[in-house]
Context: one part of a larger RNA
C1' cells in the first nucleotide's frame, strides 16, 4: 500500500430458548425461493465425512454457545440385492511353437476379462445410525436323508435312469414406424366413511376438510403374437456314434381358416379372518393402543405384451444356462409329506454435490432410474404438492 481491494449469483422478519457472549446455533410462527428440481433412488468416484456425547485452539472469507472442524464412544446383519464359486467379447495373458544380439516380440491349445448372456423374494413393520440384510406374514430355487405312494431292476429280449469336455436345435439380436390390448399412474363422484359448523352480508348445505391402500407366491389361461401340423420309409452329410439336426420319398389333417403346438400382457380368485389406514385416545421421567369406508366411473403414458407387426439398406455378437441325440454310466427314479443344509466379498454417508472431478465449503464439469396436480402438443412457460431449502457477513 491499507484498515484500502474483496467476502464467490439468492429474503427475511418476530418470539422463545441455551449461553459468559446470539443478525447466523435450536424451537416456533409468518414471509419468500425450488419443484424434469435446488426432490428422491442407484453407477462412478470419495472414504468414516454417517449417529450420538462433549469441546471451542486452528479450519469456515465476519461472529459462532453451531460444522462436512476437535476429541471420545457407537453404527454397515443377505441362500433370492450386486460381485465370485456360471458363460463369453472387445481387449489381454500364453504350456509348446515360430520370429529375435540380450531384453522381448508375435501367437496354438488354453485362460482372464463385462459395459452383455444366465440366475431363486415380496408386503408390512423397527431405529439415534441397517435393513428385498434385522423382525412378522406369505414364498421360492439348489442340495442331502427319511417317511409314503406309484414306476422300475434283481432271468435273455424288451422295458427305467443318469448322460458328456462331442452332435444338432435354442440362446440371438439393426433401425425406422403407425395400430391395437393392458397396467402404473392422475382425475371425478350427487357414492362410502370419519371429522367440522364458523368474529359472517351468508353457513346442516347438491356445504367444508381428510381418506377412500395392499405385493411376491400359487391356481385359472385371457386380448393378442408366432408356426402348417402328425406319422412312415430311405440316408455317401453334421470329424466316432445316434432313434436328434439335414437331405430326401410317402401317407394323413388342413390350406379364407381350423385343429394342434410355442409364446403371452393383463384380468380374476386366493395371499389376506391378514395388513396398512383418515382419525381417536393415551404418554412425552424409558410407551403404546383402538381403528371406519376402503367403491363406481372417466383418462391414460416414453412402462408392459414385444422388436410383435409393417417398412428400409448400412443387412445388424459369442459362449454358457436350457432343450435334444447318442458315446457312455446305472440300480434306481417319479410324486406328495414333514425335516434339515445353504459358503467369500460389497452393503454406514454423499452422489448435479460444501464429501466426486476442477489447488477453495469454487456461479464450471458428472452416467441411469422415479420425476404427481393447473396451463398447455409438451419432460416447454408460469404457479403449486410432496419433499427440499433462506446458501457463512
Nucleotide at each position: 500500500a491499507a484498515g484500502u481491494a474483496g467476502c464467490g449469483a439468492g429474503a427475511g422478519a418476530c418470539g422463545g430458548g441455551u449461553g459468559c457472549g446470539a443478525a447466523a446455533c435450536c424451537c416456533g410462527u409468518c414471509c419468500g425461493c425450488c419443484g424434469u428440481a435446488a426432490a428422491c433412488c442407484c453407477a462412478a468416484g470419495g472414504u468414516u465425512u454417517c449417529c450420538u456425547g462433549g469441546g471451542g485452539a486452528a479450519g469456515g472469507u465476519u461472529a459462532a454457545u453451531c460444522c462436512g472442524c476437535c476429541c471420545a464412544g457407537g453404527g454397515u446383519u443377505a441362500g433370492u440385492c450386486g460381485g465370485g464359486a456360471c458363460c463369453u467379447a472387445a481387449g489381454c495373458c500364453g504350456a509348446g511353437g515360430c520370429c529375435g544380439a540380450a531384453a522381448g516380440g508375435c501367437g496354438u491349445a488354453g485362460g482372464c476379462g463385462a459395459u452383455g448372456g444366465a440366475u431363486a423374494g415380496c408386503u408390512g413393520g423397527u431405529a439415534g445410525a441397517u435393513a428385498u440384510u434385522c423382525c412378522a406374514g406369505c414364498a421360492c430355487c439348489a442340495c442331502c436323508g427319511a417317511g409314503u405312494u406309484g414306476c422300475g431292476a434283481c432271468a435273455a429280449a424288451g422295458a427305467c435312469a443318469c448322460g458328456a469336455u462331442g452332435g444338432g436345435g435354442u440362446g440371438a439380436c439393426a433401425c425406422a414406424g403407425u395400430a391395437g390390448g393392458g397396467u402404473a399412474g392422475g382425475c371425478c363422484a350427487u357414492g362410502c366413511g370419519c371429522g367440522g359448523c364458523g368474529u359472517u352480508g351468508g353457513u346442516u348445505g347438491u356445504c367444508c376438510g381428510c381418506g377412500u391402500u395392499c405385493a411376491a407366491g400359487c391356481a385359472c389361461g385371457u386380448a393378442g403374437g408366432g408356426g402348417g401340423c402328425c406319422g412312415g420309409g430311405a440316408u455317401a452329410g453334421g470329424c466316432a456314434a445316434a432313434u436328434c439336426c439335414g437331405u430326401u420319398c410317402u401317407g394323413g389333417c388342413a390350406u379364407u381358416a381350423a385343429a394342434c403346438c410355442c409364446u403371452g400382457a393383463g384380468g380374476u380368485g386366493u395371499g389376506a379372518u391378514g395388513a396398512c389406514g383418515a382419525g381417536c385416545c393415551g404418554a412425552u421421567u424409558g410407551a403404546g393402543g383402538c381403528g371406519a369406508a376402503g367403491u363406481g366411473g372417466c383418462u391414460a403414458a416414453u412402462c408392459c405384451c414385444a422388436c410383435a407387426c409393417u417398412g428400409u439398406c448400412a443387412a445388424g455378437a459369442a459362449a454358457a444356462a436350457c432343450c435334444u441325440c447318442u458315446a457312455g454310466u446305472g440300480a434306481g427314479c417319479a410324486a406328495c409329506u414333514a425335516g434339515g443344509u445353504g459358503c467369500c466379498c460389497g452393503u454406514a454417508c454423499c452422489c448435479c454435490a460444501a464429501a466426486c472431478c476442477g489447488a477453495c465449503a469454487c456461479a464450471g464439469g458428472u452416467g441411469g432410474g422415479u420425476g404427481g396436480g393447473g396451463u398447455g402438443a409438451g419432460a416447454a412457460u408460469c404457479c403449486c404438492a410432496a419433499g427440499g431449502c433462506g446458501a457463512u457477513c